[in-house]
RNA sequence: AGAGUUUGAUCCUGGCUCAGGAUGAACGCUGGCGACGCGCUUAACACAUGCAAGUCGAACGGGAAUUACAUUAUUGAGACUUUGGUGAAUUUAAUUUAAUUCGAGUGGCGGACGGGGGAGUAACGCGUGGGUAACCUGCCAUAUACAGGGGGAUAACAUGCAAAAAUGGCUGCUAAUACCGCAUAAGCGCACUAGAGCUGCAUGGCUCAGUGAUAGAAAAGUUCUGGUGGUAUAAGAUGGACUCCGCGUCGGAUUAGCUAGUUGGUGGGGUAACGGCCCACCAAGGCGACGAUCCAUAGCCGGCCUGAGAGGGUGAACGGCCACAUUGGGACUGAGACACGGCCCAGACUCCUACGGGAGGCAGCAGUGGGGAAUAUUGCACAAUGGGGGAAACCCUGAUGCAGCGACGCCGCGUGAAGGAAAGAAGUAUUUCGGUAUGUAAACUCUCUAUCAGCAGGGAAGAUAGUGACGGUACCUGACUAAGAAGCCCCGGCUAACUACGUGCCAGCAGCCGCGGUAAUACGUAGGGGGCAAGCGUUAUCCGGAUUUACUGGGUGUAAAGGGAGCGUAGACGGUCGUGGCAAGUUUGAUGUGAAAGGCAUGGGCUCAACCUGUGGAUUGCAUUGGAAACUGUCAUCCUUGGGUACCGGAGGGGUAAGCGGAAUUCCUAGUGUAGCGGUGAAAUGCGUAGAUAUUAGGAGGAACACCAGUGGCGAAGGCGGCUUACUGGACGGUAACUGACGUUGAGGCUCGAAAGCGUGGGGAGCAAACAGGAUUAGAUACCCUGGUAGUCCACGCCGUAAACGAUGAAUAAUAGGUGUCGGGUGGCAGAGCCAUUCGGCGCUGUCGCAAACGCAGUACGCAUUCCGCAUUGCGAGUACGUUGGCAGGAAUCAAACUCAAAGGAAUUGACGGGGACCCGCGCACCCGGCGGACCAUGUGGUUUAAUUUGAAGCAACGAGAAGAGCCUUGCCCAAUCUCGACAUCCCUCUUCCCGGUCUUUAAUCGGACAUUCUCUUAGUCGCAGAGGUCACAGGUGCUGCAUGGUCGUCGUCAUCUUCUGUUGUGAUAUGGUGGGUUAAGUCCCGCUCCGAGCGCAACCCCUAUCCUCAGUACCCAUCAAGUUAAGUUGGGCAUUCUGGGGAGACUCCCAGGGAUAACCUGGAGGAAGGGGGGGAGGACGUCAAUUCUUCAUCCCCCUUAUGAUUUGGGCUCCCCACGUGCUCCAAUGGGGUAAACAAAGGGAAGCGAGAUCGUGAGAUGGAGCAAAUCCCAAAAAUAACGUCCCAGUUCGGACUGUAGUCUGCAACCCGCCUACACGAAGUUGGAAUCGCUAGUAAUCGCGGAUCAGCAUGCCGCGGUGAAUACGUUCCCGGGUCUUGCACACACCGCCCGUCA
Repeated sequence: AGAGUUUGAUCCUGGCUCAGGAUGAACGCUGGCGACGCGCUUAACACAUGCAAGUCGAACGGGAAUUACAUUAUUGAGACUUUGGUGAAUUUAAUUUAAUUCGAGUGGCGGACGGGGGAGUAACGCGUGGGUAACCUGCCAUAUACAGGGGGAUAACAUGCAAAAAUGGCUGCUAAUACCGCAUAAGCGCACUAGAGCUGCAUGGCUCAGUGAUAGAAAAGUUCUGGUGGUAUAAGAUGGACUCCGCGUCGGAUUAGCUAGUUGGUGGGGUAACGGCCCACCAAGGCGACGAUCCAUAGCCGGCCUGAGAGGGUGAACGGCCACAUUGGGACUGAGACACGGCCCAGACUCCUACGGGAGGCAGCAGUGGGGAAUAUUGCACAAUGGGGGAAACCCUGAUGCAGCGACGCCGCGUGAAGGAAAGAAGUAUUUCGGUAUGUAAACUCUCUAUCAGCAGGGAAGAUAGUGACGGUACCUGACUAAGAAGCCCCGGCUAACUACGUGCCAGCAGCCGCGGUAAUACGUAGGGGGCAAGCGUUAUCCGGAUUUACUGGGUGUAAAGGGAGCGUAGACGGUCGUGGCAAGUUUGAUGUGAAAGGCAUGGGCUCAACCUGUGGAUUGCAUUGGAAACUGUCAUCCUUGGGUACCGGAGGGGUAAGCGGAAUUCCUAGUGUAGCGGUGAAAUGCGUAGAUAUUAGGAGGAACACCAGUGGCGAAGGCGGCUUACUGGACGGUAACUGACGUUGAGGCUCGAAAGCGUGGGGAGCAAACAGGAUUAGAUACCCUGGUAGUCCACGCCGUAAACGAUGAAUAAUAGGUGUCGGGUGGCAGAGCCAUUCGGCGCUGUCGCAAACGCAGUACGCAUUCCGCAUUGCGAGUACGUUGGCAGGAAUCAAACUCAAAGGAAUUGACGGGGACCCGCGCACCCGGCGGACCAUGUGGUUUAAUUUGAAGCAACGAGAAGAGCCUUGCCCAAUCUCGACAUCCCUCUUCCCGGUCUUUAAUCGGACAUUCUCUUAGUCGCAGAGGUCACAGGUGCUGCAUGGUCGUCGUCAUCUUCUGUUGUGAUAUGGUGGGUUAAGUCCCGCUCCGAGCGCAACCCCUAUCCUCAGUACCCAUCAAGUUAAGUUGGGCAUUCUGGGGAGACUCCCAGGGAUAACCUGGAGGAAGGGGGGGAGGACGUCAAUUCUUCAUCCCCCUUAUGAUUUGGGCUCCCCACGUGCUCCAAUGGGGUAAACAAAGGGAAGCGAGAUCGUGAGAUGGAGCAAAUCCCAAAAAUAACGUCCCAGUUCGGACUGUAGUCUGCAACCCGCCUACACGAAGUUGGAAUCGCUAGUAAUCGCGGAUCAGCAUGCCGCGGUGAAUACGUUCCCGGGUCUUGCACACACCGCCCGUCA
C1' cells in the first nucleotide's frame, strides 16, 4: 500500500466482498511446563447454609467461671501412736482480697468507611474551568481559656403475670464519661446608634467605639512527673453542600408549540446555607426553529480498541464522580444517612404459626437453583498493606494477601542435538512401468546434552526486635533415562501451497466471484505441499481499508443529485481611501490547572520477556493576567467606482381592458342543376330523387388570426403574433445633476405558474377524449374511415403539477481570437452606404483550461469568491402509515420489512434492423426443360416384426456411408456349439503333425472311426508344427464425435483475414482497410500521418483451341509399284490425319474515342484465339461443441464360459400410409418396319472372345486372335432415305400377371438379371408450391468404366445433334463495403413486459 466482482472488451460512477488489528468472548478439533493477569456481558431473577462490623471492664452496675492467698467449715490417704488421738497429703463449700477470662445490659466511638452490581438518570448527572461577600465539617494538628457545686431517674437484676412464637406489660432495687437544673466566662451570637475608618463587581465585607437585655459549657476515669479524655472560641487541614455559573455531553420534526408555583415582585416560614424550597398577596410573565415540549435509548469520565491523522467505536478489569440496595414512600439518630448486612408504613414474594399473629431481604465472599452460547472454591491466613475500637496487650476485618479451577488472554521455554548414513531400506502414493516423491527423513552409531517434567539433598528474601497463610514455595546442587511431551487450518482466483481415486447438478462446498450434469488442482478420502504452533480454525462484535457523509477530504449537463419561477424575512457574506478610538475574534509572554494509573522516551528489578518500578517529557484543553493592533469585528468621520434616483432618446407578439376588420369552415333561406357525393392501400358505415355534392346570391354564429416570419423581438418563469385606443411594468443607450454601501444570496413565508381537471353562470362554428357504427385482423376494447358528447371559448373561483429542459440555481470579478444578427451611441470618409470603435442582447466556430468520455469553451461544464437547494447502490417507492392544505381527482412531506450483486453513464468492436447509400451472384426478371399428377426403381420416416443391425436430420440427412444384402458380406433375430479362444507373444509337459483322402453323424458347424505320415544332427537335442496346461493376455461394428487425432461438409473461389513501425485516444480501439475512380478481385491508379509486410486474389501447374519443329510403329496412305471378289494386304513412304517430346502464340502490343495527360473502359485492325480465350486442380483467418469412435488410430469407461468365436435358418427386400431423388410415360417435332451413315473415351487373362454352326430369342457349341494405336468387347444411337399408322386410351404407354425358358452360382422359395409368347393397369401434360440452366451451355441421343460369380433406371466418364433469352436491378434469397440506431454479445431463433398455471 491494495485486491476481487457489472462488460465481448474499455474507461468511469457505484455498491457488495476480502486481506489487518482488537475482544471479559463462545463453539469445533487438539493439548507438555511455567510467570503475570483475567473470569455471569444473560434474570437489578429467586436464594438453603456458613462467614462479611465490631470494639472498649482504663465510663458503669451486676452476673458467671478460673487461679492465687487468707479465714471458716467439711472430707481424712499414708505415717506415727499411749489406740484416746497427733498430724496432715487430699476432698468439698462459703466469704474477703487480688488477678485473668467471658455472656447479657447501660454508656462511648464505629456500623455514612471498606465491599457490590449499573436498575434509574439526557440531568449542573458527568467532564473541564470558575464562584460562595448565601454554607457546614466528628476524629486530626495548632493556639487561648476553663472544668465550681448539686439533683432526679433508668436498663440490667428480682418476684410473679400474659403469650404458640416474636415479645410485652405490672411492681420493686441500682450505677455511670447516661440525663437535668444552678454558678462562672468571652475576643461568640443578636438588637440599637442620622458614630468613625478601610474596602469590594452589586446585595455588601472587615475593623473600632458606645448602649442594652436575653439566651447560653463541661466529666470524669485511670495512672500519677507525664499522659488520655471533657467544654468554649479562633484559625488550619480534610471531607462535604449549593448551583450561583461559562462551555461540552446520543437519536427522532411522520414530536411545533410547552408552562399555572408556571415567570417575576413584596412580606413571611424553613434550611448549615441562597432560592417558589414552601406560603399569603400582586403583576402576566417564562421557554422555543441556536429545536422548547414529547418519544426512544443510555450511568459519565481518566482511559481502552482502531486509524497516518482528523475521526469512529467503546466505557470489562484498575482509578475518579454519580445513582441504587426486594418494589414504592417516609422520617429518626448522628459531625456526616433519608442509611446494602438500622427503624416505620404500604405492595409483591418466601418461611413459621396453636390462625390470633410473627420472621426475612447475597447488586458483600463462597455456594445453590434458574436463565443462557457462556464465566471458577460453600479453600488458607490476618504473616504483609490498610481499616474500626482500645491507653495498651489485643480483638474484628470474604478489605486484602495467598492458594485452587479454566489455554480465557499476553509472555517465555520445551518436545532433542551432531556426524556419518544412499543399498536413496521397507511401507505408502504416483507412474510414460524406466522411474519419481515422502527423504537424511527413519532405522542404525565407538558420539553429545539435560532446559521442562520425574527422583534425592540443601533452602531463602518478603520482617532493621518478635510474628510467614503462601510453603519445604522460589532458587541451588546431585544422580538418572532421548526417555514422558504436536496439533490445527488451508492448497480454483483474491492468497503461500497439486496430484490420484471415489462421486456424477447427486452427495456436498462457498467470505466474494463461483464449483459439482463421467477424466472436479473448488465436493469426500489418500499421498504430497503451504501457514501458524500449545495452539489452530469458525462464529459474533468494533475500527480500518471506505476520499463509501468528504473539517482534513468528494459531488450535482448525460452516472444518484439544481427547488417550475420570482419577491423577500431571519441568517450568512460583503466596496474604497485616509484617520481616530476599543480590543470580541487574532497573535505573543507569564501564572494556575490539566489527579494517580495508562501511553511515549530513558534508567532499574524479577535468568529474558510479559510484568513491576524510578525519572523526564507529553497531556494539543480551560481559566486568569500583561503586551501588540496589520487583518476580521465594532464605534465615529470621510469617499464614489457597487446600488439607487433624476433628465433626454429610440426598440419591442411584455401585461390588462374596450372596440373594429377581412379570409375560411359550418349552418339557414332562395336560385341554377342532376345522380351521385364522400372516403380509403382497397372498401364500407354515412349523405343523396323528400333533389345531395357542385355553383350563385343573401343571412346567422362562434373560434382562430395566412403572407410578413427570421437559431428575429419581449418577458422572472409559465408564456406572448390581425388592427386601433386607453392604462401600465421592465430592459437598453446617452448625460453625470442628486444620494452615499443603501449591496449579494436567501431557510421558513408570500406571489405567479402550460395543458388537463373541478365549481357556478354563459357560449358552442370547427376540432374532438368517452361513446356508436364501418373496415383491418387469428382477435383489434388500437392504428384507418363516418359520426359524435364533455371539453376546447368567456366571466369569476379552485387545482399547483409537466421531459415546468439549456435535463446546466442566483450574484460578482478577471481570462486568445474569428464571424453573423437585433437595439442604441461615438468618430472618419461620404449621397442612399462603407470603415473604425463602444455599450446591451441573440447565435455559430474555436485557443487555453476542464471533463469518464460525449462535449463545454466571455451566454463556461474553465479559474476564484459568497449564499441557497439537493443526492449518497438497485428494487421495494415517490409507495404505506401519520400530518398539512384541496369540493374532488389528487398534491406536499415521506419510511421500513423483504430482496439482489449488481443497477447505471460515456465511448469501442461486432451481430442485427419490415434504417439509408453503393455493388455482386441463374438471386430475381426473360427464355428453355423439368419436379409436384400416373406406374415403376431407389432412399427416408412411420407402422409392423423374433429381427426388420446401425449412423446421417433445413440449406450442408433422404439413388448419401453402401464402387453393387440370395449364402458370405452382417454388425440384427431364433437355434446349436467352443472357452487361452477364429487371430498375436512368452512359459511348462507330451507328441509328430500339417495338407489331403474314405466312411459315419448332423439342419450345418461340432463330434466319431480308418489308413497315411517331418527335417537337421556331434544321436544329447534343436527347429517348424500339433495336442494338453498355467499366468499375463487375446477379442469387442460395445458406450462417449460433447475427451480426441486424422478425414470431410458448409458459408465460399466470397474478397477478405492479420501484422511490424509510426501516429491518435486514459483505454477498449482507430489509422493503414476510409475518400475519388476502376476491377471478377484489398485488381490497379490518384489523393491522404502514414510507410511497409504476410496468408488469401492473380500468375506459376494440367487438359483443350492454332501453327512450327523432331520422331514414325502396331497409326496413316498423297505420290510410285505389286495385289485381291473385297481389304494399307504387300514393297515402300512419313506429305497429311494421328500419336508424343520440344517450341511459337495474346501483351490492351497497334489505332480511334472516353477518362484526370492515370488506372481503366468502349469500338476497330490484324489474328486460330482479344481483353481472365474455354475448362480443371488449387479453398485465407475462421464459423457451425457441423459429420464420422461402423474406414483407420486412440484416452477413459464397460463385457470376459460373453457385448468374444463358429455354424444352420431367417431378417436388413415386410407394407394402410407420407416425403425426397430418379426412370418410363401420356404421343404425330411421334410409334413401329426396311435397308444405309458418322464418334469419342475406355476395358480385357480365373479375361475380352472374332469368323463359323444351332436356337424366334436370352443364349449354346466351339475356340482364330489378343497381356493390346495390331485382336476382341463393338452394334454407336439420335439423324437422313423409303413406305405405314391418322388423334383413339390408339400400331400411344408399358406396369401387373400367366406359361415356357437362358445365364451366373453349392444354392435363384422368401430374394437375381435376361428371353419368348400371352395379358395390356394407371396415365390425355399435372393444384398450391418448387428445381436446373447464359454456349458447344440447356435440351436430346447413344457408348464405356468402377464395384462385380450374377445383379443399375444409380454413380463416374465419353462423344453425337444442338437451341432460346438476359429490358434491367424495383422486389424475394445470399454475400461484400460505407454509414446510422441499438437496453442485443449464446449476438433478433436476441432481449424482454403483462396475465394465467
Molecule: small-subunit ribosomal RNA
Organism: uncultured bacterium